Two RNAs folded together computationally: RNase P RNA and transfer RNA, 439 nucleotides in total. The coordinates come from a structure-prediction model, not an experiment, and the mean pLDDT is 82. Rfam match: Bacterial RNase P class A. It is annotated as a ribozyme.

RNA sequence: GGAGUCGGCCAGAUGAUCGCGCCAGCCAUGGGCUGGUGAGGAAAGUCCGGGCUCCACAGGGCAGGGUGCCAGGUAACGCCUGGGCGGCGUGAGCCGACGGAAAGUGCCACAGAGAGCAGACCGCCGAUGGCCUGCCGGCGCCUGCCGGCACGGCACAGGCAAGGGUGAAAGGGUGCGGUAAGAGCGCACCGCGUCCGUGGUAACACGGGCGGCACGGCAAACCCCACCUGGAGCAAGACCAAAUAGGGGAGCGAGCGUGUGGCCCGCACGGCUCCCGGGUAGGUCGCUCGAGGCAUGCGGUGACGCAUGUCCCAGAUGAAUGGCUGUUCUCGACAGAACCCGGCUUACAGGCCGGCUCCCGGU
RNA sequence: GGGGCCGUAGCUCAGUUGGGAGAGCGCAGCGUUCGCAAUGCUGAGGUCGUGGGUUCGACCCCCAUCGGCUCCACCA
Numbered sequence: 001g002g003a004g005u006c007g008g009c010c011a012g013a014u015g016a017u018c019g020c021g022c023c024a025g026c027c028a029u030g031g032g033c034u035g036g037u038g039a040g041g042a043a044a045g046u047c048c049g050g051g052c053u054c055c056a057c058a059g060g061g062c063a064g065g066g067u068g069c070c071a072g073g074u075a076a077c078g079c080c081u082g083g084g085c086g087g088c089g090u091g092a093g094c095c096g097a098c099g100g101a102a103a104g105u106g107c108c109a110c111a112g113a114g115a116g117c118a119g120a121c122c123g124c125c126g127a128u129g130g131c132c133u134g135c136c137g138g139c140g141c142c143u144g145c146c147g148g149c150a151c152g153g154c155a156c157a158g159g160c161a162a163g164g165g166u167g168a169a170a171g172g173g174u175g176c177g178g179u180a181a182g183a184g185c186g187c188a189c190c191g192c193g194u195c196c197g198u199g200g201u202a203a204c205a206c207g208g209g210c211g212g213c214a215c216g217g218c219a220a221a222c223c224c225c226a227c228c229u230g231g232a233g234c235a236a237g238a239c240c241a242a243a244u245a246g247g248g249g250a251g252c253g254a255g256c257g258u259g260u261g262g263c264c265c266g267c268a269c270g271g272c273u274c275c276c277g278g279g280u281a282g283g284u285c286g287c288u289c290g291a292g293g294c295a296u297g298c299g300g301u302g303a304c305g306c307a308u309g310u311c312c313c314a315g316a317u318g319a320a321u322g323g324c325u326g327u328u329c330u331c332g333a334c335a336g337a338a339c340c341c342g343g344c345u346u347a348c349a350g351g352c353c354g355g356c357u358c359c360c361g362g363u
Numbered sequence: 364g365g366g367g368c369c370g371u372a373g374c375u376c377a378g379u380u381g382g383g384a385g386a387g388c389g390c391a392g393c394g395u396u397c398g399c400a401a402u403g404c405u406g407a408g409g410u411c412g413u414g415g416g417u418u419c420g421a422c423c424c425c426c427a428u429c430g431g432c433u434c435c436a437c438c439a
Stems, first nucleotide, its partner, number of pairs: 001359010012328004017323002020038008040334001044345002047343005052233004059265004064229005069083005084098001085096004099224002104222002106218003121164002123160003128157002130154003133150007172190006191213001192211008237285004247276006256270004278438003292311008329332001364435007373388004382419001390406005412428005
């Protein structure tokens, strides 16, 4: 100098002027004045987890749902951190729905001989048995028969699963031996299974012995195992005020009904639920100080925790955060709170800082 | 703001142990008719909203994302 990787941060700046929401003070009540304050890293998707509220401060069982290597963090999590294993990369580093297929069931279309304790289409062999040919010998000779032999032939019986072919997948892989040809048939190494030992909290790793291979894939198919899990949501819920026809219909009524539960039990209550119709669409609380931010110190590899100090940082309800301009720069992306937090995911112009890796060059 | 459902041909919709993408209407051509309608025969038309994953294989199972529809106030 170039290329890359990881982590953190920022999200135009600064004035003038006219407006808007909220809070405080003052004047004083058809309001006005002054001061303060006023969106985000994702406020988004609503995908998880909690707080809060109501139903029994939600209890037992079944069903259903979720999570899924190990350990830790946390209020909790499907999040985060560290580790293990597998994969990618020269490397820094990155990615992984990563329990169980010897509990059971199911599926594996088409193609193919055979698709699950399988199979023989092409192929290889044909040692052994069979047939044919030739030679030799024997039956006194020919025909014929019998026996033996052949670097013989055929590929009939039969053997094989090495090779070809089908397929996503064909019942361990490579090599040597072996054989008629072959084959874990035998052996070595690798893989796999199992037992033991060592290290580690564990996942797991390493070493040794034994087994000749049995045990194909799919669990984001049912399922099994372990753990977690009640339902609903601030339009929850509580209070005040106003108005109307407590009207009509249906269902069930104590062995019943309701309490939003999928069902049963239990608990509480005793008339209740649903539909049609009627009335009001006003106010207050919930509402923002919180598992809160920042700084320092300590513990921990880290996520994080503890202690001290310091700060107050939107709370609307037709719903505020905007308009017009000045200066300036590297010319500005995605995007707007609605009960609140912790995460994840998705969108996003560009810029800054730091750690680390690889390549090239110079000293 | 919160909850639920849906997306397949031009339109309305089917699509289950995951293996063929379909039906009705519409459209085009041919026949029938003097001509039209009706009717008969034939045919075209699909990135299954989009992207990724699991699987040999995905409309179907899983994740993310886009778009649409619908419900939820209080009183007696």